[in-house]
């Protein structure tokens, strides 16, 4: 000096400082029915977001245990807990640093493995590579006979090519008509013992010639976990209307013997009271009898449940910040110290000045002047985590390359 990687920090005006607004508290001050002014002090994140996991707190369910279901899946540790962190192990990318991993089972059973290719799973043979039998050909002086070549609709192979994401250990050597774990080494892989580690696992050492390709983020086994709904949980006060119990009663019926006593209805539309169409009747009258739609008289008081509304939950917390101890870390434990928004469809913005830094004009220069200072996103029962979005800046600290001492 240039390019990774790891952790970290801070992120709304770049900094400061004033001034107005808004929202919670706590206190004056005036009205005291609403209210309104002043002062003081707190007011968004790292992600406040997805709501994806796990909790607390509620409630409502439930003896126990299995089934279904839905999650989780190397090992040991940390927490309240977790699918999260920390450490290790092992596979895999990277030249390192240092990253990513759903990381039990594939001899319990189904299933599927496209295209291509012979074959894709109790192996198969296209091309080959080997042996052959006949036809034929050519040579031994013909024919028989021999040699040589030829070659299958015969047999052997699994070295080579070819398909494919994947073809039945791999490399080398020995064998052999040609191959072949047929044999041998040395890797791989099983299976058994040792060491070593808490484990996961890694070494070392024998012993098997080798055998069951691959997919479980396809059903499936295997182990392990899991009751359900969520602050519109839920308690707690409690109008107006409407309906629900009681009690009064205006007032009515009926029996008994008329003022009265029992019984019973009871504010419905019960008695009362008017009363339309409609039926019938005739001395035909707006007449007689019957019908009953529809109206009128007509209420209080208490109690219980729920609704609007008000209040708690509601923010002191598995808090936050320092230190020191004790762990490789995650984290823990002790001691100081701070209190740091809380609400209801929801408050945190504006503007100036001044200085900084970028760029641009103008200037011979001092400098003067315009312009910008950015991203994701908005707290609404509360914590741990994940994930996701996010411009450009800052500290640390590790690899690597290059140069100059």
């Nucleotide at each position: 000096g240039g390019g990774u990687c790891a952790g970290g920090g801070a992120a709304g005006u770049g900094a400061u400082g004033a001034u107005c607004g808004c929202g919670g508290c706590g206190g004056g001050a005036c009205a005291u029915c609403c209210g309104u002014c002043c002062c003081g002090u707190c007011g968004a994140g790292g992600a406040a977001a997805g709501u994806c996991c796990g909790a607390g707190c509620u409630c409502c369910a439930g003896a126990g245990g299995g089934u279904a279901g839905a999650c989780u899946g190397c090992c040991a540790g940390g927490u309240a807990a977790c699918g999260c962190c920390u450490g290790g192990g092992c596979g895999c990318c990277g030249g390192a640093a240092g990253g990513c991993g759903a990381c039990g089972g594939a001899c319990a059973g189904g299933g599927c493995c496209a295209c291509a290719g012979a074959a894709a799973a109790c192996a198969a043979a296209c091309c080959g590579c080997c042996u052959c039998a006949a036809a034929c050909g050519g040579g031994g002086u013909c024919a028989c006979c021999c040699c040589c070549g030829g070659g299958a609709u015969g047999g052997g192979u699994a070295a080579g090519g070819g398909u494919g994401a994947a073809a039945a250990g791999g490399u080398g050597g020995g064998g052999u008509a040609a191959g072949a774990g047929c044999c041998c080494a040395c890797c791989g892989c099983g299976c058994c013992g040792g060491u070593g580690g808490c484990a996961a696992c890694a070494c070392c050492g024998g012993c098997g010639g080798c055998a069951u390709g691959g997919c479980a983020a396809c059903c499936c086994c295997c182990a392990g976990u899991c009751g359900g709904a969520g602050c519109a949980a839920g308690g707690c006060c409690a109008a107006a209307u409407a309906g629900g119990c009681g009690g009064c009663g205006a007032g009515g019926u009926g029996u008994g013997a008329c003022c009265c006593a029992c019984a019973c209805c009871g504010a419905c539309c019960a008695u009362c009271c008017c009363g339309a169409a409609c039926c019938g009747g005739c001395a035909c009258g707006c007449c007689c009898g019957g019908g009953g739609a529809g109206g009128g008289c007509a209420g209080c008081c208490g109690c219980g449940g729920g609704u609007a509304g008000g209040c708690c939950g509601c923010u002191u917390g598995a808090g936050g910040u320092g230190g020191c101890u004790g762990g490789c870390g995650a984290c823990a434990g002790c001691c100081a110290u701070c209190c740091c928004a809380g609400a209801g469809a929801g408050a945190u913005g504006a503007u100036c000045a001044u200085c900084c830094c970028g760029c641009c004009g103008c200037g011979c220069g001092a400098g003067c002047g315009a312009c910008g200072g950015a991203a994701c996103a908005g707290a609404a029962c509360u914590c741990g985590g994940c994930u996701u979005a996010c411009g450009a800046c800052c500290c640390u600290g590790c690899c690597c390359c290059g140069c100059u001492c």
Bacterial RNase P class A from a Gemmatimonadales bacterium, 405 nucleotides, folded computationally. It is recorded under the gene name rnpB. Its mean pLDDT, the model's own confidence on a scale to 100, is 75. The sequence is in RNAcentral, with records from ENA. Lineage of the source: Bacteria > Pseudomonadati > Gemmatimonadota > Gemmatimonadia > Gemmatimonadales. Its Rfam family is "Bacterial RNase P class A". Rfam's curators write: Ribonuclease P (RNase P) is a ubiquitous endoribonuclease, found in archaea, bacteria and eukarya as well as chloroplasts and mitochondria.